[in-house]
RNA sequence: GUCCGUGUGGUAUAAAGGAUUAGCAUAACUGCCUUCCAAGCAGUUGAUACGAGUUCGAUUCUCGUUACGGGCU
Numbered sequence: 001g002u003c004c005g006u007g008u009g010g011u012a013u014a015a016a017g018g019a020u021u022a023g024c025a026u027a028a029c030u031g032c033c034u035u036c037c038a039a040g041c042a043g044u045u046g047a048u049a050c051g052a053g054u055u056c057g058a059u060u061c062u063c064g065u066u067a068c069g070g071g072c073u
């Protein structure tokens, strides 16, 4: 240089055939429980890498950018 793949809460991951309030686990925080801590129970917070396009509607399709990984040279 070129081709391919990946990017979703702090972390790991689902939704991929376009339409449910983007789900689950964990974490953090608050409360209950306990002499205290842990465990347990209840609740709260927090995410689609960035930009544009198609569409009534995009995490999903298209194009570009960017970061990372891989193949070829």
Stems, first nucleotide, its partner, number of pairs: 001072007010026002013023001027045006049065005